[in-house]
A computed fold for a 90-nucleotide RNA from a Syntrophaceae bacterium, annotated as c-di-GMP-I riboswitch aptamer. Of the family's consensus pairs, 95% are formed in the model. Its Rfam family is "c-di-GMP-I riboswitch aptamer". From the family's description: GEMM was predicted in a large-scale screen for bacterial structured RNA regulatory elements. It was read from a public genome assembly, where an Rfam model found it. The organism belongs to Syntrophaceae, within Bacteria.

C1' cells in the first nucleotide's frame, strides 16, 4: 500500500414499534427499543424508489372542487460512484 471478512476481541450503529416535537406530504429530530449491520461511517453525483406544499394545466356547479403532470422536498437501512475509518486474516 493492495486484498479479505474464517474464527476472536475492543468497541459502534440500530429496523419495526412506542412516546414527543417538527413537516403539506413522504420523512426527519429526540428519548425508549433491537430486526439486522464490517463501512448501516459521510456525501443526493448517477439511476431508483416515496411525497405532491407550490407550480402548471384540466374539470367545473366558480369554491372547504375533480383529475393529470412536475422536486426546488425525501430516502445512504435501495444500488453504482466520491471521500474518511477500527479489529483480524492474507
Nucleotide at each position: 500500500a493492495c486484498u479479505u471478512g474464517a474464527a476472536a476481541a475492543a468497541g459502534g450503529c440500530a429496523a419495526a414499534c412506542c412516546g414527543c416535537c417538527u413537516g403539506a406530504a413522504a420523512a426527519g429530530a429526540c428519548g425508549g427499543g433491537a430486526c439486522g449491520c464490517a463501512a448501516a461511517g459521510u456525501u443526493a453525483c448517477u439511476g431508483g424508489c416515496c411525497u405532491a406544499a407550490g407550480u402548471c394545466u384540466u374539470c367545473g356547479u366558480a369554491g372547504u372542487u375533480u383529475g393529470g403532470a412536475u422536486a426546488a422536498g425525501g430516502u445512504g437501512g435501495c444500488a453504482g460512484g466520491g471521500c474518511u475509518g477500527c479489529c483480524g486474516g492474507g